A computed fold for a 72-nucleotide RNA from a Candidatus Micrarchaeota archaeon, annotated as transfer RNA. It was read from a public genome assembly. Model confidence (mean pLDDT): 82 of 100.
This record gives sequence, structure tokens and C1' cells, in this order.
RNA sequence: GCCCGAUUAGCUCAGUGGUAGAGCGCGUGGCUGUUAACCAUGAGGUCGCAGGUUCAAUCCCUGCAUCGGGCG
Repeated sequence: GCCCGAUUAGCUCAGUGGUAGAGCGCGUGGCUGUUAACCAUGAGGUCGCAGGUUCAAUCCCUGCAUCGGGCG
């Protein structure tokens, strides 16, 4: 330098054009002599950044950034 993949909640990951989800973690309540476990409930997201396409973009296209891998 070229090619490929990844980037979504605190962490690990789904989602795939039509107002964003799970598990774990965290808060609150229940249960328990207490803790843990368990049950219920809640908070938490500019979907890496900037453009473009579209009535509408996390999703499609382009560039950039970061991380991982391959080739030279």
C1' cells in the first nucleotide's frame, strides 16, 4: 500500500428499510432470621463519525476512524 471482517445498553451479543432487543450486570420491591439464590419491576442507547439514496436508514451506497485478520 491492497483486500476481508467487526463497530448496537456498563459487558457479551441479536436485529436487518417502518418509533431498538436479549442474557449478564446495576437500582427498587417481594421472599428469607441475615446473605446468596429465586420472583416481580425499573433505569440505562446521537445503533463509531460525516455525507448520499429513500416518504422513511441500525439496516443500502461512499469516505473517514478504531480494532482484528490476510496479501505484498